Context: one part of a larger RNA
């Protein structure tokens, strides 16, 4: 390479947009590039196969034929693929009317709680643990009442629920803004899918500059425990956690399951919409589209399990895997302020 694979054995890029490329709906005409057929030329000889012949046989040698799967020219075929011209509406998109939502950004704002400060009441303890101690407290703590300051997070609602491409998103209001779904079917007329490179987004931690700092809390200090205890427990506590701007670019970034389209029994719950029936209303029932779950048939699977949200049956495109260790390491390169990230071996060894 061929082949086989990627939920858990090695293997789906963290996610999206999109360039090249690959693939691509129905129909008419045309062309004859691919494709198919014929003819001609060429495809050296030897070799090979085959029919004969010659050395007494054979090896060997000689003659004839085939083969030489190819290339070029030419004459045809036109189903399929391609090119060109035209048409269509089932894919895709636009329009109109609705609709749900913690989707995103900015500004303003609310209450509970913790902590601190001030004042009142009040007195000897508080705190903490398995038990203690460090710690705080007669300079008046803890408790309690009133007032004030400041930061961070938003109880109940809350859900197996919603939204988002993923990361993720939750007190309330306003402004700006993205996407989805449903109904109608007016318009465009294949405008589509995927996507090497590339670009953008991307939890937490970390980094830079400037703010902020209530609680929590790496490091650190002390008290315990213990043989020891650089831990688990306790008392403190700095970075950090928060904000603005800029970097970093990684996660068990997980559904451990790439994206798109079509097809293949059902049952049940729930979110959003529509149609119909019923009904005074509310409820309820049937059908349908679109999400999120639970079960389950065929089928698949090594099994576990998956099962219309497929891991079933097919097609298209991309990424990735190829025994364990060495190693996601070294070297080189690119990126980064750094930390490091990305790309990525070999010797050796089992």
């Nucleotide at each position: 390479u061929u082949g086989g694979g990627c939920g858990u054995a090695a293997a789906g890029a963290g996610c999206u947009c999109g360039u090249a490329g690959g693939u691509u709906g129905u129909u008419a005409g045309u062309u004859a590039c691919g494709u198919c057929g014929g003819a001609u030329g060429u495809g050296a000889a030897a070799u090979u196969c085959u029919g004969g012949g010659g050395c007494u046989c054979a090896a060997c040698c000689c003659c004839g034929g085939a083969c030489c799967u190819g290339c070029a020219u030419u004459c045809g075929a036109u189903a399929c693929g391609g090119g060109c011209u035209g048409a269509c509406u089932a894919g895709a998109g636009u329009u109109u009317g609705g609709u749900a939502g913690g989707g995103g950004a900015g500004a303003c704002u609310g209450g509970a709680a913790u902590u601190c400060c001030u004042g009142g009441u009040g007195u000897a303890g508080c705190g903490g643990u398995g038990g203690a101690a460090u710690g705080c407290g007669c300079a008046g703590a803890u408790a309690u009442c009133a007032g004030g300051a400041g930061g961070a997070a938003c109880a109940c609602c809350a859900a197996u629920g919603g939204c988002g491409a993923a990361g993720g998103c939750a007190g309330g209001u306003c402004u700006c803004u993205g996407g989805g779904c449903c109904a109608a079917u007016a318009c465009u007329g294949a405008c589509a899918c995927u996507g090497a490179g590339g670009a953008g987004c991307g939890a937490a931690a970390g980094c830079g500059u400037g703010g902020g700092g209530a609680g929590c809390g790496a490091a650190c200090a002390g008290g315990a425990u213990u043989a020891g205890a650089u831990a688990c427990c306790c008392u403190g506590g700095u970075a950090g956690u928060c904000c603005a701007c800029g970097c970093c670019g990684u996660a068990a970034a997980c559904g451990g399951u790439g994206g798109g389209c079509g097809c293949u029994a059902g049952u049940u719950g729930u979110g959003g919409g529509g149609a119909c029936c019923u009904u005074c209303c509310a409820c309820g029932g049937u059908c349908u589209c679109u999400g999120c779950g639970a079960c389950g048939c065929a089928g698949c699977u090594a099994a576990c399990g998956c099962a219309u949200u497929a891991a079933g049956c097919g097609c298209c495109c991309c990424g990735c895997c190829u025994g364990g260790g060495g190693a996601g390491u070294a070297c080189g390169a690119u990126c980064g302020c750094a930390a490091g990230a990305u790309u990525a071996a070999a010797a050796c060894u089992c």
This is a predicted structure of a 350-nucleotide part of an RNA (small-subunit ribosomal RNA, central domain) from an uncultured Actinomycetes bacterium. The sequence was found in a public genome assembly. It matches the Rfam family "Bacterial small subunit ribosomal RNA". Rfam links the family to the GO terms ribosome and structural constituent of ribosome. The coordinates come from a structure-prediction model, not an experiment, and the mean pLDDT is 88.